[in-house]
Context: one part of a larger RNA
C1' cells in the first nucleotide's frame, strides 16, 4: 500500500450492474426439477351427432327413452418409438496424460443431421392392455384364455458391406493404405397421414459434419527427519477381449524394468483460460462466467443402448432412515426453494415459459426450479442526493478565559429560490422478429401534473509515526496501545465535554496478500 465469494461493532436515504454455505461430499419433512408422440398399435371410458331397430306418450309424425352401428372431440393406463448419456449440481477423490500446450491413429467408434447411390417381395408365430380364476397387510405377484403394431422371427431378392482364397494398378509412414476387378459364403426392410399430388417416415453403402476414445514430446506443488522401488512387475510369442492398440486378460519363455535429473512412500491438492498484487521479472489465488476432469448415501457389477458402466435406472453387500398384519418391503437434496446442524457467516417452500436454448411431435402444442425476472442481503462496484443564493444584531446557548475577549459562525435565525430524490394523480412502453397472435418482469422504467425543505450523516481520529488542541475528572488506579511507549495530582496518549482533522451512505477493526 492494495484486495474480498468476508465477518464483526456503530450507523444506515435511493438507483444501476453483479455476487451470495469459504464449515458437515452431514442428515434430510414437503412440493416441483424428463417427458412426449393417437400421423406406430390394440382395447376402454365420457360426452356429442347420424342412421337403423325396439318400447312409451300421443297432437300420427313430433317428442322421450333404450340397444347396435358410424362418426367426431376429449380422458387416462398399455405394447411401440425417440428423450432420458443433454441441461442442472458438487469438488469428496486425483500429483495423473488428470489438466495446459503441440503432434499422431496406415490402431478408432460416430443416435439424430446433410449430400449421393440402391432397394422395401411374400410369409410367420407370439404378448401386454383386457376377460377369468388366485396369492400378498402392502410392496407387488401367478395360473389361464384372447388380440395388434413401426414389437418379434424365419423366406426371397444383394452390392467388396463383411469372411475365407487368389490378381493387378498406384502410393506410402514399419506393420501396409486407396482403387478396379474374379468365383464362393454371409447379412435388410415398416409402415402411416391425406381424396389426390405429396408429405413424414423404413433398409442396405459411401462420403461429408460433429461429438467422442486412444497414443506420445513438453509443463505441472512439499518432505531425503522417506533411497531403494517392482512378479504381471519388464519383454517376447501364441490366444482370448475390445470400436481400437496395448499385460487389457491368459498360458509359456526369457529377467528384466524404475531410481540421485529424486523411483517408491508420506503430506497437501480437482486442472485451465482467467483473477488480485507488481514498473516489471515475479508472488499469490482458481468465487461468480467459460473449458477440461472426477463424483452423485459408502463400495462393488454390468443390462439396455450410437453413446452410460448411468445423480432424479437396475442388481448385490454396508451403514442410516421410514413402513408393516412381523411373513416382508420402501428410500437416497453435491438439482431448485426449503429444514435440522455445524459455523464468525451467505437468500423466497416467489412468477412465467413472454424472450434464450432444449426433448418429444408432420404441426398445434406439451414438458422444462435450464433460462428470463421479482423477492432478501449496503456483500461489492459505480453514481445521485440529505438542499441553492443572500443574511453580522457576528443573537441566544454552549466551551474557554489573562474577564478585555476568543471560538462555535454565515453556522443558526430571517429573505429569495429550486424540485435530484419523496408523496400523491394521469399517461405508459422498447425489449416481439419475415405476414399475424403472444409480455412473466409489470401498471415496472419513462413522461406529465400538483405538493412540500419538507422524510434522508454517520464513523473514526487529534503524544511520534499521521492531518488534526484545549479544560475538567481519574492520580502506575481505572484504563490506552500497531510499534515507540503514555497513567505514580496541572496527563495535547486514560474517560468525559467543546474544538479540529479524515473519510462519507458509510466508518473503523479483525482476515487475506504483495
Nucleotide at each position: 500500500g492494495a484486495c474480498g465469494a468476508a465477518a464483526c461493532g456503530c450507523u444506515g436515504g435511493c438507483g444501476g450492474c453483479g455476487u451470495g454455505c469459504u464449515u458437515a461430499a452431514c442428515a434430510c419433512a414437503u412440493g416441483c426439477a424428463a417427458g412426449u408422440c393417437g400421423a406406430a398399435c390394440g382395447a376402454g371410458g365420457u360426452a356429442g351427432a347420424a342412421u337403423u331397430g325396439g318400447g312409451a306418450g300421443c297432437u300420427u309424425g313430433c317428442u322421450u327413452u333404450u340397444a347396435a352401428u358410424u362418426u367426431u372431440a376429449c380422458c387416462g393406463a398399455g405394447u411401440g418409438g425417440c428423450g432420458a448419456a443433454c441441461g442442472g449440481g458438487u469438488g469428496a477423490g486425483u500429483a495423473a496424460c488428470g489438466c495446459g500446450u503441440g503432434a499422431g491413429c496406415a490402431a478408432c467408434c460416430u443416435g439424430u443431421u446433410u449430400c449421393a447411390u440402391a432397394c422395401a417381395g411374400g410369409g410367420g408365430g407370439a404378448u401386454a392392455a383386457c376377460g377369468c380364476a388366485c396369492c400378498g397387510a402392502a410392496a407387488g405377484g401367478u395360473g389361464u384364455g384372447c388380440u395388434a403394431a413401426u414389437a418379434c422371427c424365419g423366406c426371397a431378392u444383394a452390392a467388396g458391406a463383411c469372411c475365407a482364397c487368389a490378381u493387378u494398378g498406384u502410393c506410402g509412414c514399419a506393420u501396409g493404405g486407396c482403387a478396379a476387378a474374379g468365383a464362393g459364403g454371409u447379412c435388410a426392410a415398416a409402415g402411416g397421414a391425406g381424396g389426390a399430388a405429396u408429405c413424414c417416415g423404413g433398409u442396405a453403402u459411401g462420403a461429408a459434419g460433429u461429438g467422442g476414445g486412444c497414443u506420445c514430446g513438453c509443463g505441472u506443488c512439499c518432505g531425503a527427519u522417506u533411497a531403494g522401488a517392482u512378479a504381471g512387475u519388464u519383454g517376447g510369442u501364441g490366444a482370448g477381449g475390445u470400436a481400437a492398440c496395448g499385460g487389457c486378460u491368459c498360458a509359456c519363455c526369457a529377467a528384466g524394468u524404475c531410481u540421485g535429473c529424486g523411483a517408491u512412500c508420506g503430506g497437501u491438492a480437482g486442472c485451465c483460460g482467467a483473477c488480485c498484487u507488481g514498473a516489471g521479472a515475479g508472488g499469490g489465488u482458481g468465487a461468480u462466467c467459460g473449458g477440461c476432469c472426477a463424483c452423485a448415501u459408502u463400495g462393488g457389477a454390468a443390462c439396455u443402448g450410437a453413446g452410460a458402466c448411468a445423480c432424479g435406472g437396475u442388481c448385490c453387500a454396508g451403514a442410516c432412515u421410514c413402513c408393516u398384519a412381523c411373513g416382508g418391503g420402501a428410500g437416497g437434496c453435491a438439482g431448485c426453494a426449503g429444514u435440522g446442524g455445524g459455523g464468525a457467516a451467505u437468500a423466497u417452500u416467489g412468477g412465467g415459459c413472454a424472450a434464450u436454448g432444449g426433448g418429444c411431435g408432420c404441426a398445434a402444442g406439451c414438458c422444462u426450479g435450464a433460462c428470463c425476472c421479482a423477492g432478501c442481503a449496503a456483500c461489492g462496484c459505480c453514481g445521485c442526493g440529505u438542499g441553492a443564493g443572500g443574511g453580522a444584531a457576528g443573537a441566544a446557548g454552549g466551551u474557554u478565559u489573562u474577564c478585555g475577549g476568543a471560538u462555535u459562525g454565515u453556522a443558526a435565525a430571517c429573505c429569495u429560490c429550486u424540485g435530484u430524490c419523496c408523496u400523491u394523480g394521469a399517461u405508459g412502453a422498447a425489449a416481439a422478429g419475415g405476414a399475424g397472435a403472444a409480455g412473466a418482469u409489470g401498471g415496472u422504467a419513462a413522461u406529465u401534473a400538483a405538493g412540500g425543505a419538507g422524510g434522508a450523516a454517520g464513523c473514526c481520529c487529534c503524544g511520534g509515526c499521521u492531518a488534526a488542541c484545549u479544560a475538567c475528572g481519574u492520580g502506575c488506579c481505572a484504563g490506552c496501545a500497531g510499534c515507540c511507549g503514555c497513567g505514580g495530582u496541572a496527563a495535547u496518549a486514560c474517560g468525559u465535554a467543546g474544538g479540529g482533522g479524515g473519510c462519507g451512505a458509510g466508518c473503523g477493526u479483525u482476515g487475506u496478500c504483495c
The part of an RNA shown here (small-subunit ribosomal RNA, 5' domain) has 514 nucleotides and comes from an uncultured bacterium. Its Rfam family is "Bacterial small subunit ribosomal RNA". Gene Ontology terms of the family: structural constituent of ribosome and ribosome. The RNAcentral record of the full RNA draws on ENA and SILVA. The coordinates come from a structure-prediction model, not an experiment, and the mean pLDDT is 82.